[in-house]
Background
This is a predicted structure of a 550-nucleotide part of an RNA (small-subunit ribosomal RNA, 5' domain). Its Rfam family is "Bacterial small subunit ribosomal RNA". Rfam links the family to the GO terms ribosome and structural constituent of ribosome. The RNAcentral record of the full RNA draws on ENA and SILVA.
Context: one part of a larger RNA
RNA sequence: GAACGAACGCUGGCGGCGUGGAUAAGACAUGCAAGUCGUGCGACAGACCAGGAAUUGAUUACUUCGGUUUGAUUUUCCUGACGAUGAGCGGCGAACGGGUGCGUAACACGUGAGAAACCUGCCUUAAAGUUCGGGAUAGCUCGGCGAAAGUCGAAUUAAUACCGGAUGUGGCCUAGGGAUAGCAUUUUCCCUUGGUUAAAGCUCGGUCACAGAGCGCUUUUAGAUGGUCUCGCGGUCUAUCAGCUUGUUGGUGAGGUAACGGCUCACCAAGGCUACGACGGAUAACUGAUCUGAGAGGAUGAUCAGUCACACUGGAACUGAGACACGGUCCAGACACCUACGGGUGGCAGCAGUCGAGAAUCAUUCACAAUGGGCGCAAGCCUGAUGGUGCGACGCCGCGUGGGGGAUGAAGGGCUUCGGUCUGUAAACCCCUGUCAUCUGUGAGUAAGGUCUCGUAUAAAAGCUACGAGGAUUGAUAUUAGCAGAAGAGGAAGGGACGGCUAACUCUGUGCCAGCAGCCGCGGUAAUACAGAGGUCCCAAGCGUUGUUC
Numbered sequence: 001g002a003a004c005g006a007a008c009g010c011u012g013g014c015g016g017c018g019u020g021g022a023u024a025a026g027a028c029a030u031g032c033a034a035g036u037c038g039u040g041c042g043a044c045a046g047a048c049c050a051g052g053a054a055u056u057g058a059u060u061a062c063u064u065c066g067g068u069u070u071g072a073u074u075u076u077c078c079u080g081a082c083g084a085u086g087a088g089c090g091g092c093g094a095a096c097g098g099g100u101g102c103g104u105a106a107c108a109c110g111u112g113a114g115a116a117a118c119c120u121g122c123c124u125u126a127a128a129g130u131u132c133g134g135g136a137u138a139g140c141u142c143g144g145c146g147a148a149a150g151u152c153g154a155a156u157u158a159a160u161a162c163c164g165g166a167u168g169u170g171g172c173c174u175a176g177g178g179a180u181a182g183c184a185u186u187u188u189c190c191c192u193u194g195g196u197u198a199a200a201g202c203u204c205g206g207u208c209a210c211a212g213a214g215c216g217c218u219u220u221u222a223g224a225u226g227g228u229c230u231c232g233c234g235g236u237c238u239a240u241c242a243g244c245u246u247g248u249u250g251g252u253g254a255g256g257u258a259a260c261g262g263c264u265c266a267c268c269a270a271g272g273c274u275a276c277g278a279c280g281g282a283u284a285a286c287u288g289a290u291c292u293g294a295g296a297g298g299a300u301g302a303u304c305a306g307u308c309a310c311a312c313u314g315g316a317a318c319u320g321a322g323a324c325a326c327g328g329u330c331c332a333g334a335c336a337c338c339u340a341c342g343g344g345u346g347g348c349a350g351c352a353g354u355c356g357a358g359a360a361u362c363a364u365u366c367a368c369a370a371u372g373g374g375c376g377c378a379a380g381c382c383u384g385a386u387g388g389u390g391c392g393a394c395g396c397c398g399c400g401u402g403g404g405g406g407a408u409g410a411a412g413g414g415c416u417u418c419g420g421u422c423u424g425u426a427a428a429c430c431c432c433u434g435u436c437a438u439c440u441g442u443g444a445g446u447a448a449g450g451u452c453u454c455g456u457a458u459a460a461a462a463g464c465u466a467c468g469a470g471g472a473u474u475g476a477u478a479u480u481a482g483c484a485g486a487a488g489a490g491g492a493a494g495g496g497a498c499g500g501c502u503a504a505c506u507c508u509g510u511g512c513c514a515g516c517a518g519c520c521g522c523g524g525u526a527a528u529a530c531a532g533a534g535g536u537c538c539c540a541a542g543c544g545u546u547g548u549u550c
Stems, first nucleotide, its partner, number of pairs: 001550004006546005013399006019392002026355003030352003035092003040089002046082001049080006061068002099310003109234007118227002123223002126220005131165004141154005170197004175192005181186001201215004206210001236282003243273003248270008285307004289300004312333005335346004363389001365388003371385001372383004402432004412423004436491001438486005449473001451471007494539005499520003505534005515522002
């Protein structure tokens, strides 16, 4: 000198873009952060609508005043249609997105290869099929136990839930034969024998009882995407750590896995690593990058992006295409809460927020309008991802706090050799301007879509799909940006320094005291070094100090 996720002191007008728990991976009140599908299924209750039955009876007409008739309206029940809302079975999602950096010195990461040793839901492509049956169960109802959380029994019901049979284009296994490729264990293809292996329906309109269309389902093919495994090389300190290792190193066989492999097991052999630093200890997520520097290098790993690891602590598996699963399950532990003392419940390193520790780090905000994600045929629903607003001079950048004229060089203040000189064109005063802020009006763009109607194409028609036309619509930010107008210099300057390094000097006070100080050093009666004042210098909505890096 530059830089910072900074902090502290004094001061503080506006805007844009960024950025903000670095310490206690400490503990957490409250709300929200993962749902969706009725075009898979059966029921319950029922707002609204229609019809029927009973009931209430305003009112109309007649009246012999007893009543008869008309029937607005009230309530209940039944049936049909509809199906808000709540629960259940079932499907998909919940393994993404979001957070943190504890652990990890390791194939964790980076980079380059390999898998002839592998998996891959949804999506795309291609081929074939979608047949016949069965028994349950949740919900609901009834009954029991329990303070609760919840749980047990009986009866009963459905499915794209579950199970069995058929078929086998195909796939897999086995045996035989032929060809092909490779460094190789072997790979790929063809033919043949035998065995084994699948399914589920729903909706729409039609020229309506069987055809079509859409969404699905099953088996296989190829791809895409995502993942898994192996290896070479690279990146911390320590020898005041020198020897380490028994599933250890290799083989045979078996098990296990999506798959190779001591991954696991039985048997056999005695190997394997190490001064090019094994083993141990300390520290640490890694990278693209960031800061600095002319570069080489050094330091760092906030925000953003990629990978990894973790989810109160430790362990385990289940489901599933995918987890050994942050807002799932089970066990143990610590902590906290409820309790009728028998027993239960919980996990913010999601977004806000609270306490704590700390020099120190924000709102218990708005919206799904856009982008993206989940579900759904769709409309749509959900989304603390995301888009916005708020707070903080925390950082970078931009703008302003006025411009011109104005000497009797006013007053005040400081200094003085008492003549004067400095503050100083500075002010007053005169003439202007209108950025920002304030007020008023106007006002894009972020909006693409989706929906309704119609038309065209494919088609027998409708539907679906594609395209086009028309109608009514969709904005959190937002009283937006921008533009126009109004008023008035009105609302907007401080901080540090002034002995040398280092730009900038005098007076007063103090008297080795009080104090200053980055280094040298100032202060003991004329202090440009302390304190105050006037003046000057530097930077400026900031200026200094401290810390850290180069």